[in-house]
RNA sequence: GCAGUGAGGUGCGACUAAUCGCGGCGUAAGCUGAGGAAAGUCCGGGCACCACAGGGCAUAGUGCCAGUUAACGACUGGGCGUGUAAGGCGACGGCAAGUGCAACAGAAAGUAGACUACUAAAGGUAUUAUCUUUAUAUAAAGAUAAUACCUUUAGUAACGGUGAAACGGUGUGGUAAGAGCACACCAGUGCCCCUGGUAACAGCGGCAGCUAGGUAAACCCCACUUGGUGCAAGGUCCGAAUGCUUAGGUUGACCCGACCUUAGAGCAAAGAAGACCGCUCGAGCCAGUUGGUGACAGCUGGCCUAGAUAGAUGAUUAGAGCCCGUAAGGGUACAGAACCCGGCUUAUAGCCCUCCUGCAAGC
Repeated sequence: GCAGUGAGGUGCGACUAAUCGCGGCGUAAGCUGAGGAAAGUCCGGGCACCACAGGGCAUAGUGCCAGUUAACGACUGGGCGUGUAAGGCGACGGCAAGUGCAACAGAAAGUAGACUACUAAAGGUAUUAUCUUUAUAUAAAGAUAAUACCUUUAGUAACGGUGAAACGGUGUGGUAAGAGCACACCAGUGCCCCUGGUAACAGCGGCAGCUAGGUAAACCCCACUUGGUGCAAGGUCCGAAUGCUUAGGUUGACCCGACCUUAGAGCAAAGAAGACCGCUCGAGCCAGUUGGUGACAGCUGGCCUAGAUAGAUGAUUAGAGCCCGUAAGGGUACAGAACCCGGCUUAUAGCCCUCCUGCAAGC
């Protein structure tokens, strides 16, 4: 210098001041009022209600190990896989329980398979060589051997080809030709022992020719977890009028059990889109300290920071911050509470700051 990785901060107008205005608390003075994601509604809970929040089955979720947490599919640390690395990601149990799926090419895609080729036997054709017989020489006939080609039968899966992938690899022996057929070494798989580690796992060694492709975000198997509905939950007050049907009914579905029962349930009508509560002090925030690699936990001290209800959190003036520019001047992202909290995911103009990795050059 280039490329890359991880963390943090900031975020004009929401910072400061003045004036006016709005919501909450308060007698008043006064205090206070939209985020890092308030978004998504993807998870987990608090809380509320329903006697079944009993058992079974089912549904759904998770899926390496150990921790943290109220809990989780989150987070922290470790292992394995992946990347040159910093780091990031992982839907990370099981394919030797079973059933499936895989285009084209290829003989054949999983206890498959013979296209080209190899070997043996039988038969046929041709050539060459040798021998025998006939024969004056050429030549003719027969036999044997070798080579080449063709047909049939049998053996083979090693060579070659196709493909992303072809039923371990290299070498030697063996065989008619071949094959873990046998052997040596290597790889994988299974089993056993030892060492380190809480464990996942890693390493060393030994035995066994055992060689069992891929896919489970395919069905499935295994382990663990799993009531339902949700602030439009739910409750109080005011108002109102009851009528009909029925032996059933009980907050996902089914079964068993349990419980309620002239009530309940269902339908219709009326009251009322009323007022109040729920509604904000919390698994809360900040600082210090102790323990821990860390997530986090304990202790001490301090702080109170929206509760609207058709929806407040604003407007004007002046200044300030950051970026570009000599200046004038211009620009300044994504985006707004609705019961609350812990996570995850997504969006974000620019600026500041810092750690680490790789490559190149110079000193």
Overview
The RNA shown here (Bacterial RNase P class A) has 363 nucleotides and comes from a Trueperaceae bacterium. Taxonomically the source falls in Trueperaceae (Bacteria, Thermotogati, Deinococcota, Deinococci). The coordinates come from a structure-prediction model, not an experiment, and the mean pLDDT is 75. Rfam family: Bacterial RNase P class A. By type it is a ribozyme. Rfam links the family to the GO terms dimeric ribonuclease P complex, tRNA processing and ribonuclease P activity.